Model confidence (mean pLDDT): 83 of 100. This is a predicted structure of a 73-nucleotide RNA (transfer RNA) from uncultured Niastella sp. Rfam family: tRNA. It is annotated as a transfer RNA. The RNAcentral record of the sequence draws on MGnify. NCBI's taxonomy places the organism under Bacteria, Pseudomonadati, Chitinophagia, Chitinophagaceae, Niastella.
RNA sequence: GGGGAGGUAGCUCAGUUGGUAGAGCGUUGGACUGAAAAUCCAAAGGUCACUGGUUCGAUCCCGGUCCUUCCCG
Numbered sequence: 001g002g003g004g005a006g007g008u009a010g011c012u013c014a015g016u017u018g019g020u021a022g023a024g025c026g027u028u029g030g031a032c033u034g035a036a037a038a039u040c041c042a043a044a045g046g047u048c049a050c051u052g053g054u055u056c057g058a059u060c061c062c063g064g065u066c067c068u069u070c071c072c073g
Base pairs, nucleotide, nucleotide: 001072002071003070004069005068006067007066010025011024012023013022019056027043028042029041030040031039049065050064051063052062053061
């Protein structure tokens, strides 16, 4: 340099053939306990890498950029 895969909550990952984004773990509060653990209930937490375009509407489609990883050279 060329090509493939990926970037979504603190972490690991879903997701939608375009219509106000979720799970598990973790965190916080509560229940339970003599106190913990476990279990149960609830809550908080996201500019969906950045930027431009298409569209009534973009995490999703298109262009560019950055980062991670694999292959080729």